[in-house]
RNA sequence: GCCAGGGUAGCUCAGUGGCAGAGCACCGCUCUGGUAAUGCGGGGGUCGCGGGUUCGAAUCCCGUCCCUGGCUCAA
Numbered sequence: 001g002c003c004a005g006g007g008u009a010g011c012u013c014a015g016u017g018g019c020a021g022a023g024c025a026c027c028g029c030u031c032u033g034g035u036a037a038u039g040c041g042g043g044g045g046u047c048g049c050g051g052g053u054u055c056g057a058a059u060c061c062c063g064u065c066c067c068u069g070g071c072u073c074a075a
Base pairs, nucleotide, nucleotide: 001071002070003069004068005067006066007065010024011023012022013021018055026042027041028040029039048064049063050062051061052060
């Protein structure tokens, strides 16, 4: 440099045009003599960035940055 996959909550990931979510973590309550566990509740997001299309974009298109794998043989 080329090809493919990926970037969404603190972490791991869903969501492929119509209210941004789950688990874990965190905070509060419950429970206990106390802690853990259990149960209930809560906070937390420029959806990598910049444009475009659309009534409407995490989702489609273009550009760009970053991460992973491949780019030799065989199959």
RNAcentral holds the sequence, with entries from ENA. A computed fold for a 75-nucleotide RNA from a bacterium, annotated as transfer RNA. Rfam family: tRNA. Rfam classes the family as a transfer RNA.